[in-house]
RNA sequence: GGGCGCGUAGCUCAGGGGGAGAGCGCUGCACUCACAUUGCAGAGGUCGCUGGUUCGAUACCAGCCGUGCCCACCA
Numbered sequence: 001g002g003g004c005g006c007g008u009a010g011c012u013c014a015g016g017g018g019g020a021g022a023g024c025g026c027u028g029c030a031c032u033c034a035c036a037u038u039g040c041a042g043a044g045g046u047c048g049c050u051g052g053u054u055c056g057a058u059a060c061c062a063g064c065c066g067u068g069c070c071c072a073c074c075a
Base pairs, nucleotide, nucleotide: 001071002070003069004068005067006066007065010024011023012022013021018055026042027041028040029039030038048064049063050062051061052060
């Protein structure tokens, strides 16, 4: 340099045009002498960035950034 993926909550990820979600984690309450477990409630997100398409973009398109794998090159 070329090709193919991935980027969404603190972590692991789902979702693939019209509600931003799950599990774990965190906080509070209940239960207990206490802890754990369990139940209930809650907080936490510019959906990597910029632009485009669209009535409408997390999603589709382009560029860029980051990251992983493969190929090539190798002074």
This is a predicted structure of a 75-nucleotide RNA (transfer RNA) from a Bacillota bacterium. The same sequence occurs in records of 2 taxa. The source organism's lineage runs through Bacteria, Bacillati and Bacillota. Rfam family: tRNA. Rfam links the family to the GO term triplet codon-amino acid adaptor activity.